[in-house]
Model confidence (mean pLDDT): 81 of 100.
The RNA shown here (Glycine riboswitch aptamer) has 94 nucleotides and comes from Cytobacillus sp. NCCP-133.
Of the family's consensus pairs, 90% are formed in the model.
It was read from a public genome assembly, where an Rfam model found it.

RNA sequence: AUGACUGCUGCGGGAGAGAACGUAUCGUACGUCACCGAAGGGGCAAAUCUUUAGGAAAGAUGAAUCUCUCAGGUAAAAAGACCACAGCGGGACG
Numbered sequence: 001a002u003g004a005c006u007g008c009u010g011c012g013g014g015a016g017a018g019a020a021c022g023u024a025u026c027g028u029a030c031g032u033c034a035c036c037g038a039a040g041g042g043g044c045a046a047a048u049c050u051u052u053a054g055g056a057a058a059g060a061u062g063a064a065u066c067u068c069u070c071a072g073g074u075a076a077a078a079a080g081a082c083c084a085c086a087g088c089g090g091g092a093c094g
Base pairs, nucleotide, nucleotide: 005090006089007088008087009086010085012083013082018033020032021031022030023029024028034074035073036072040070041068042067043066047061048060049059050058051057
């Protein structure tokens, strides 16, 4: 020096589902039912490993946009997985 891949920051795009009902208050909080999944979180496949003389079996590791709905959310605002661009870093292979 190349740069698979990756962290942070900035900026832009960014879905879904009751502006529900009641009480107090007007930022919201509490209670009741109905919903959403794309902050976060939980769960699991294949596969690999371990135990057992072997097989079966058991255990461990094990992904998601799948699933659960704890949390969060259901007008606007805020948030928002993910993606693009920019800046500052790390960095495999060669």